C1' cells in the first nucleotide's frame, strides 16, 4: 500500500428570513368561580438507528377459565442472564476458511412404525449385473487312455459364485493397507471414522480421554414418537361525558264568548285571549303563533381519558470472562389524528472525482491548494425487550499478501 475480518461511534454545525405541532406566560372576551374561547406577541420543546417488516416475547386492557383429557401451535447440546422469548452471553460438539474469524432447530440407528431419494444410472435399500472378475461346482466343446469313468485343455454366447475395478450420480451397502480366496467381500487382522452399552479418570454439565463391547447409505425445518411450553383478541383494546333522531314520562298551553250550518259527533266565521318564538342584551311596541319546556333509558355524531415518569436516559463506582446485576449522583426527553417536526440563503465541516500546482517520499501514495459534484436509508401513532431487512461515513484491534528498510 492492497485485500479481508471483528467491534465501537456519528447520522451534519452556526446564523438570517418565512412557516408547522404541543406546552407555558402575557393580552382581550365570557363566567360567581373553576374553566372556556379568540387573535396576535414572547419563551421552551419537537423522530430513528433502524421510527420499517410486523417475525418472536412482555407490560396494559376486555372476554373466558374447578380439574383432567383430545386437538392445534411452538421449542429441542450444556451452564448462565432476563419481566419474557424462536433473544443474549460463555462453553461443548460438528462444519467452512491459509488466517483473523464465521456458520449449525444440534432429541429419537439399538424401546415402535411408515414414507421419500429428481436427472443420470444395471441398481437409490428384504440389493442388482451395464462394462466386468473367477472357473472350485453344474452344463457345453476338444484331446488322451479300448469303453464307462478319469485326467488335461478351450470358450464365457448358457449356468453358478462375486461385490473388488470401470462407468452413472449429490449420495452406490464404512475408509486405507495386509492377509485370505477360484475370484472376491468386515470374511479376518491393524489403524482410522460412525454408533451402542459398561467401566476408570477429568469436568457443575454438555462432553473429553483410555480400555472392553457393539453397529454401519442419506432425509424427521417428511409423517410420526419422546420431553417441555402455550387460553383468546388486541389502543379501532377499553373507559368517561354526551348532540341529533326514536321511545317512556312529568308539567304548561291550545281557553272562553257570539253567530251560522248539521238530527248528531262536529265544522266554518268573527271577537277576545294564548305557552312559546322572532326583531343581536333589557323595557315598550310590532309580527308569527299550536305546540313548548323538563326528566329518564340508550350511547350514534363529537369531545375527553387511556397517552407520555418509564423493565426510562446520562455519568461514576463495585461484582462478573461476558450477557447482566447492584449502588450513588444528575436529568425530564415528541404526542400529531387527512396526521406537525419543514423550506430557503450564507459560511463552515464531511465524502467522491479531476488537476499541467506546492511540500514530503526511491516509489505506490500522503498532506495542502484549486475546480466540479454529492451529503444516504428513511418519518413516531399505546409502550418496551429482541430478531430481520434497508443504508452514508468515521475510528480502532486483528489477519493475509506485496514492496522498502
Nucleotide at each position: 500500500g492492497c485485500g479481508g475480518c471483528c467491534g465501537g461511534c456519528c447520522a451534519g454545525g452556526u446564523g438570517g428570513c418565512c412557516g408547522c405541532u404541543g406546552g407555558c406566560g402575557g393580552c382581550g372576551g365570557u363566567c360567581a368561580a373553576c374553566g372556556c374561547c379568540g387573535a396576535u406577541c414572547g419563551c421552551c420543546a419537537g423522530a430513528g438507528g433502524a421510527a420499517a417488516g410486523u417475525c418472536c416475547g412482555g407490560g396494559c386492557u376486555u372476554c373466558a377459565c374447578a380439574g383432567g383429557g383430545c386437538g392445534a401451535g411452538g421449542u429441542g447440546c450444556c451452564g448462565g442472564c432476563c419481566a419474557a422469548c424462536u433473544g443474549c452471553c460463555g462453553g461443548c460438539g460438528g462444519g467452512g476458511g491459509c488466517g483473523a474469524c464465521c456458520c449449525c432447530a444440534g432429541g429419537g440407528a439399538a424401546c415402535a412404525g411408515u414414507g421419500c431419494c429428481a436427472c443420470a444410472g444395471a441398481g437409490a435399500a428384504c440389493a442388482a449385473u451395464c462394462u466386468g472378475c473367477g472357473u472350485c461346482c453344474c452344463c457345453g466343446c476338444c484331446u488322451g487312455c479300448c469303453c464307462c469313468g478319469c485326467a488335461g485343455g478351450c470358450c464365457g454366447c448358457g449356468g453358478c459364485g462375486c461385490g473388488a475395478g470401470g462407468g452413472u450420480g449429490a449420495a452406490a451397502a464404512c475408509g486405507u493397507g495386509c492377509g485370505g480366496c477360484a475370484a472376491g467381500a468386515g470374511c479376518g487382522c491393524a489403524c482410522g471414522g460412525u454408533c451402542u452399552g459398561c467401566g476408570g479418570c477429568g469436568g457443575u454439565a454438555a462432553c473429553g480421554u483410555c480400555g472392553c463391547u457393539u453397529u454401519c447409505g442419506g432425509c424427521a425445518a417428511a409423517c410420526c414418537c419422546c420431553a417441555c411450553c402455550u387460553g383468546a383478541a388486541g389502543c379501532a383494546a377499553g373507559g368517561u361525558c354526551a348532540a341529533a333522531u326514536a321511545g317512556c314520562u312529568g308539567g304548561c298551553a291550545c281557553a272562553g264568548g257570539c253567530g251560522c250550518c248539521g238530527c248528531g259527533a262536529g265544522g266554518c266565521g268573527c271577537u277576545c285571549g294564548g305557552a312559546g318564538g322572532g326583531c343581536g342584551g333589557c323595557c315598550c311596541g310590532c309580527c308569527c303563533g299550536a305546540g313548548c319546556c323538563g326528566g329518564c333509558u340508550g350511547g350514534u355524531a363529537g369531545a375527553c381519558c387511556g397517552c407520555a415518569a418509564g423493565a426510562g436516559c446520562c455519568g461514576g463506582c463495585c461484582a462478573g470472562c461476558a450477557a447482566u446485576g447492584g449502588u450513588c449522583g444528575g436529568c425530564c426527553c415528541a404526542g400529531a389524528u387527512g396526521a406537525a417536526u419543514g423550506g430557503u440563503c450564507a459560511c463552515c465541516a464531511c465524502c467522491c472525482g479531476g488537476c499541467a500546482u506546492g511540500c514530503g517520499g526511491c516509489g505506490a501514495c500522503g498532506c495542502a491548494g484549486c475546480c466540479g459534484g454529492g451529503c444516504a436509508c428513511a418519518g413516531a401513532a399505546c409502550c418496551c425487550g429482541g430478531c430481520u431487512u434497508a443504508c452514508g461515513g468515521c475510528c480502532g484491534a486483528c489477519c493475509g499478501c506485496c514492496g522498502c528498510u
Bacterial RNase P class A from a Pseudomonadota bacterium, 405 nucleotides, folded computationally. NCBI's taxonomy places the organism under Bacteria, Pseudomonadati, Pseudomonadota.